RNA sequence: AGAGUUUGAUCUUGGCUCAGGAUGAACGCUGGCAGCAUGCUUAACACAUGCAAGUCGGACGGGAAGUGGUGUUUCCAUUGGCGGACGGGUGAGUAACGCGUAAGAACCUUCCCUUGGGAGGGGAACAACAACUGGAAAUGGCUGUUAAUACCCCAUAGGCUGAGGAGAAAAAAGAGAAAUCCACCCAAGGAGGGGCUCACGUAUGAUUAGUUAGUUGGUGAGGCAAUGGCUUACCAAGGCAACGAUCAGUAGCUGGUCCGAGAGGAUGAUCAGCCACACUGGGACUGAGACACGGCCCAGACUCCUACGGGAGGCAGCAGUGGGGAAUUUUCCGCAAUGGGAGAAAGCCUGAUGGAGCAAUUCCGCAUGAAGGUAGAAGGCCCAUGGGUCAUGAACUUCUUUUCUCGGAGAAGAAACAAUGACAGUAUAUGAGGAAUAAGCAUCAGCUAACUCUGUGCCAGUAGCUGCGGUAAGACAGAGGAUGCAAGCAUUAUCCGGACUGAUUGGGCGUAAAGCGUCUGUAGGUGGAUUUUCAAGUCUGUCGUCAAAUCCCAGGGCUCAACCCUGGACAGGCGGUGGAAAAUACCAAGCUGGAGUAUGGUAGGGGCAGAGGGAAUUUUCGGUGGAGCGGUGAAAUGCAUUGAGAUCAGAAAGAACACCAACGACGAAAGCACUCUGUUGGGCCGACACUGACACUGAGAGACGAAAGCUAGGGGAGAAAAUGGGAUUAGAUACCCCAGUAGUCAUAGCCGUAAACAAUGGAUACUAAGUGCUGUGUGUAUCGACCCGUGUAGUACUGUAGCUAACGCAUUAAGUAUCCCGCUUGGGGAGUACAUUCGCAAGAAUGAAACUUAAAGGAAUUGAUGGGGGCCCGCACAAGCGGUGGAGCAUGUGGUUCAAUUCGAUGCAAAGCGAAGAACCUUACCAGGGCUUAACAUGCCGUGAAUCCUUCCGAAAGAGAGUGCCUUCGGGAAUGCGGACACAUGUGGUGCAUGGCUAUCGCUAGCUCGUGCCGUAAGGUGUUGGGUUAAGUCCCACAACGAGCGCAACCCUCGUUUUUAGUUGCCAGCAUUGAGUUUGGAACCCUGAACAAACUGUCGGUGAUAAGCCAGAGGAAGGUGAGGAUGACGUCAAUUCAUCAUGCCCCUUACGCCCUGGGUGACACACAUGCUACAAUGAUUGGGACAAAGGGUUGCGACCCCAUGAGGGAAAUCUAACCUCAAAAACCCGACCUCAGUUUAGAUUGCAAGCUGCAACUCGCCUGCAUGAAGACAGAAUCGCUAGUAAUCAUCGGUCAGCCAUACGGCGGUGAAUCCGUUCCUAGGCCUUGUACACACCACCCGUCACACUAUGGGAGAUGGCCAUGCCCCAAGUCGUUACCUUAACUGCAAGGAGGGGGAUGCCGAAGGCUGGGCUAGUGACUGGAGUGAAGUCGUAACAAGGUAGCCGUACUGGAAGGUGCAGUUG
Repeated sequence: AGAGUUUGAUCUUGGCUCAGGAUGAACGCUGGCAGCAUGCUUAACACAUGCAAGUCGGACGGGAAGUGGUGUUUCCAUUGGCGGACGGGUGAGUAACGCGUAAGAACCUUCCCUUGGGAGGGGAACAACAACUGGAAAUGGCUGUUAAUACCCCAUAGGCUGAGGAGAAAAAAGAGAAAUCCACCCAAGGAGGGGCUCACGUAUGAUUAGUUAGUUGGUGAGGCAAUGGCUUACCAAGGCAACGAUCAGUAGCUGGUCCGAGAGGAUGAUCAGCCACACUGGGACUGAGACACGGCCCAGACUCCUACGGGAGGCAGCAGUGGGGAAUUUUCCGCAAUGGGAGAAAGCCUGAUGGAGCAAUUCCGCAUGAAGGUAGAAGGCCCAUGGGUCAUGAACUUCUUUUCUCGGAGAAGAAACAAUGACAGUAUAUGAGGAAUAAGCAUCAGCUAACUCUGUGCCAGUAGCUGCGGUAAGACAGAGGAUGCAAGCAUUAUCCGGACUGAUUGGGCGUAAAGCGUCUGUAGGUGGAUUUUCAAGUCUGUCGUCAAAUCCCAGGGCUCAACCCUGGACAGGCGGUGGAAAAUACCAAGCUGGAGUAUGGUAGGGGCAGAGGGAAUUUUCGGUGGAGCGGUGAAAUGCAUUGAGAUCAGAAAGAACACCAACGACGAAAGCACUCUGUUGGGCCGACACUGACACUGAGAGACGAAAGCUAGGGGAGAAAAUGGGAUUAGAUACCCCAGUAGUCAUAGCCGUAAACAAUGGAUACUAAGUGCUGUGUGUAUCGACCCGUGUAGUACUGUAGCUAACGCAUUAAGUAUCCCGCUUGGGGAGUACAUUCGCAAGAAUGAAACUUAAAGGAAUUGAUGGGGGCCCGCACAAGCGGUGGAGCAUGUGGUUCAAUUCGAUGCAAAGCGAAGAACCUUACCAGGGCUUAACAUGCCGUGAAUCCUUCCGAAAGAGAGUGCCUUCGGGAAUGCGGACACAUGUGGUGCAUGGCUAUCGCUAGCUCGUGCCGUAAGGUGUUGGGUUAAGUCCCACAACGAGCGCAACCCUCGUUUUUAGUUGCCAGCAUUGAGUUUGGAACCCUGAACAAACUGUCGGUGAUAAGCCAGAGGAAGGUGAGGAUGACGUCAAUUCAUCAUGCCCCUUACGCCCUGGGUGACACACAUGCUACAAUGAUUGGGACAAAGGGUUGCGACCCCAUGAGGGAAAUCUAACCUCAAAAACCCGACCUCAGUUUAGAUUGCAAGCUGCAACUCGCCUGCAUGAAGACAGAAUCGCUAGUAAUCAUCGGUCAGCCAUACGGCGGUGAAUCCGUUCCUAGGCCUUGUACACACCACCCGUCACACUAUGGGAGAUGGCCAUGCCCCAAGUCGUUACCUUAACUGCAAGGAGGGGGAUGCCGAAGGCUGGGCUAGUGACUGGAGUGAAGUCGUAACAAGGUAGCCGUACUGGAAGGUGCAGUUG
């Protein structure tokens, strides 16, 4: 310090997630030791048992023990004193003077310290105790006796008042032989402690906005230690609050602790300070101090005892129990130390405290051995089978002993002369023993250090995020190895960080979330320039304080560390005090620049009111006229012979104001347009008189605010939601058409919203230019108007710097700065719910949460795509010729059937395809019969010759018998049979694991690279543009310059000439024959080889003087001469595991191998490709002519003979320019048929033959005779072809015994028509544009309905809780009242009095009861929407012009998306 994740890729916005640290933690696995700490965070839930506050006999009366007795001694209930207000626990309550910081005045204070005084004289009781007595008990009652440091009275003092004078008011002793000690009373002071007041600070909600009645103040009185409405009577009507009162929910506060660079965020265990509480609520008593944790009274809930009449209790003290919970310890030891209580002290008490125990709960330290040791051991894992790795690791040798076990020694802590140690026989040192007693956990796809094998097969599982898993998983599980940390390691939870993701430091708001629709203006914030004053804030010096502990620094002590001790200190806060005065604030005075007033002009659809006007539309009346009009893509509904439409004239009505008109004007915005008049607001310009900062912004508040909508009564021409009808359509609640109501208009009110947009708040200042327009000045421009300059106010465009994620903005800023306001913090849920305010309503404003999700967005890029645009091509259309689709047959496919009908290919780009030949074989399929190291390859052992031939059984496979190479004589090679094991085999699976081959887009013109340049980047440029081409072909231009793969060319065939060579080919002349047969020839044809030739080269036109194009000449051929081979980067997980090869999986007496027979040839049907036809441009028949290219020795096979023929017999030549297949056919010349199912067609069937072959039934071809089906040119639709092409005619070949070939591949003969052209269909290319697509339009995506689950709103209600108010009842109790009862001290001679107690009573008063209310929680039949969910239904609203442009507001309407109207917006 960053990283992962939105995309095909990019930048950005923005969330989610991770790496770090921490914890009073918990859970899982594991676990050796020591030290220091820590340990119910949940039920302030309930508690058994024990202990936690007593002490003093030196205050007192007395009792008891003990002693033989007295005395002494010891112990003790009661009375009395002091202490139980400390210490210890907990955090429920409390949003408060509770806490923190800093101050203050009207107070109290036991014990302690200091000072000054004092303690004289009397008295009356009550417990204990004794007797009697009630009660189960707790605990009493009555009578009697008694002491004190218990109680009371008198005396004595300061003190009060102006004075006289009057009144009130203290005490305690005890011990000791004594000195003396310790107590007591009064007064003053101190220390420490406490009470009170005040300034500031102290968390959330405004969906809590008003609150308060002793409330705020005063006077009198009361009360208190003290101030005070603290209380009361009277008077006044105040007090608090937008700087957040009141209310609600939450919470003890702080020093500190954790995180963070810091600012800051979170937190408030242990330790320390304060507060509050003590079963719940109330109350007082005592006391210096309490309204009292281990005190009292009352009420309530709960528990316990009970003799049922009554009683007792309070662990949030220490242990401990139950319960709750993920979870938190021993019913331990000791007062030895440090403290505390009482005591004169000894001694006593002390679950405070000191210690030990339990827990890896945290932090820190140590150990689990060290050195050597390669035969690189065994074993595991991997493997390319060579090896590698675990690994010097182990074994083995030598050594050490921290720990561990055992033994003896043994502290400090103790302060005191001595004695006194729970911890503890502990720490520690020491001796002996022996490597001995001691390593795990998590991870290994990226982030993130660490990789392989096996298993599994979208299963099991994993996961912090992205995600992984569907047969080769580095992501699951196991193993080996590796990495990290280590007595721990992972996980979970929570906090901070990273997160500049709430931004003071330190963010934003044109389009990503975000500028209020606009203005006026209150509070508030901010504020021109000069000179003073002052010192509030500011700066600075100093003083006080901010407890200790903690943190930091420096030392020191435990062997180190953690831990502990000592000392020091920065910064910062608050307060006091001294100083400074530039700037801010305040005070005072003046200034004119900001602002305003007055004044002179000026432009304008600015507002309001009134009056007037014409064009158009519709209606109506009348005339003319006579058949349609209207409407649409096309129609129909509609209007019309009762006279429409058209046309002429008259009348009426309402609404809106053409042209001018403009990136023009005005207005705050909404908005504003015929003309005139009245009235009224604001702006701008000029000159420069006046005021003198009067300013800017603006939370709340107020005003205005399109359209739609609402209320009332009007008005209503046109157009028009709703509605009706007609069309369209699968449907059409729409788009289109015919009608048509509300509303649209005016008046008076309401509503208060819009894409109310420049998606850009207001004000001020500064920062390059240029060009328009509007208003108004001005110039040495002019006579004037222009032109040309120069100001100012507005309004537009281009553009530099700068800014921006980019797009873009750019003096009208989105630049540079200041001030003020508003708003934003992932997407959805949702602008929804609830609540409140407003509204007649519709609704508006304010405005959440649960839940869900890893993205949602912005800008730009490359593609793809569009029922976007432009340009251009192709037999793409058009123009033509001929077909297919109809018939019969052939072949292939689907389907069906079957024991099997083997398998593959399935839009173009499968279907006469793999198959250039299924009777057996092929053959992969089926049935049956057989084999199991195998039909085939390699290796081992034994044995035999084997092939071959013959015979027999059998359907065949198979079985049985017989039959002898070479040699150097040692043996050897190939081979048959038998045996065992490695293995063979597989047309079994996966073409979605692959290689190779191939199809297709496509013979389309494209696809890229290097360097440079542009851009943050993806990318762009080049490759675009203007021309041109068949072509990214070429030329020109250009931030590009070059290059590569494609194009073209190079290759083959054909077309021309020449040269050369002439056999088997050729023959002009010359001979010759039946015949180029032969002699001869080398001219021609032809064949083989080698050259030449064509390049827009030339002329003309055109073009830009280019590239090129057009026409011509010459030429065999002319603009690529014709045809072929040749197939860029890539696309389709395209085809093929059955050509071949091959990974993995599967089979192994079978999914392998052999054989016979069958099947691949089935047949209701559908499709594809063909053949033959439907006839006269023809059929039949007779005669006659002309090719090319091929094949041939297991072969082609002539001539001759036989047969009607297929064919048969016999046989020459030919290994081929020689012989042969071989006849070319269409064509030509004749004859006949005469438009018909025919002398057309030739399917089907019968009979008889032939050929091949082991075999022709399933299932071959051919011949002859006979038979003679459908078919008379073919619906929708669709295919091929641009010249030697289509069409038509025959011919050859491969495969092959034969052939189902009408197929396929070649060859020649005859030989057309048409192309105006690019609007349309289809395929494609380039440029541009839009995009919400990128699996790329077969895309994406919206809403209803149906199903499942989840959270949530409403809800008749019912049930709790909390709060306050009112009333009733009032317990205990304080404070009063009373004189009913009673009464020792004092007083009085007495009666009595004073005083006290009890009772009664008044106010207040907890709990309880009642009524109404507020808030809140869960629950609720039913109901509303929302969200989520691989493959449900209906449509197709949006994204492209998304097929009706979309969207916003509003209204109506419809199954649903939605549609339509009105106004607005361009996103």

The prediction has a mean pLDDT of 84.
Small-subunit ribosomal RNA from Picea mariana, 1467 nucleotides, folded computationally.
The sequence is in RNAcentral, with records from SILVA.
Rfam family: Bacterial small subunit ribosomal RNA.